[in-house]
RNA sequence: GGCGAUGUAGCUCAGCUGGCUAGAGCGGUCGGUUCAUACCCGAUAGGUCGGGGGUUCAAUUCCCUCCGUCGCUA
Numbered sequence: 001g002g003c004g005a006u007g008u009a010g011c012u013c014a015g016c017u018g019g020c021u022a023g024a025g026c027g028g029u030c031g032g033u034u035c036a037u038a039c040c041c042g043a044u045a046g047g048u049c050g051g052g053g054g055u056u057c058a059a060u061u062c063c064c065u066c067c068g069u070c071g072c073u074a
Stems, first nucleotide, its partner, number of pairs: 001073007010026004019057001028044005050066005
């Protein structure tokens, strides 16, 4: 250089063929339970969906471009 995959919460990830208020587990915080800690239970906070542009009434989802990470290849 060529080809491909991937980027969504602090971490690991889901999100089907564009439309509901963007979710789960772990972690954080608060509370319950306990003599206490852990486990367990309940509640709660946390997101410019990598950046920019385009299509559309509507984009995490489709298209273009740029950036990061990973792999294959010469």
The RNA shown here (transfer RNA) has 74 nucleotides and comes from an uncultured Bacilli bacterium.
Its Rfam family is "tRNA". The family's RNA type in Rfam is transfer RNA.
The prediction has a mean pLDDT of 81.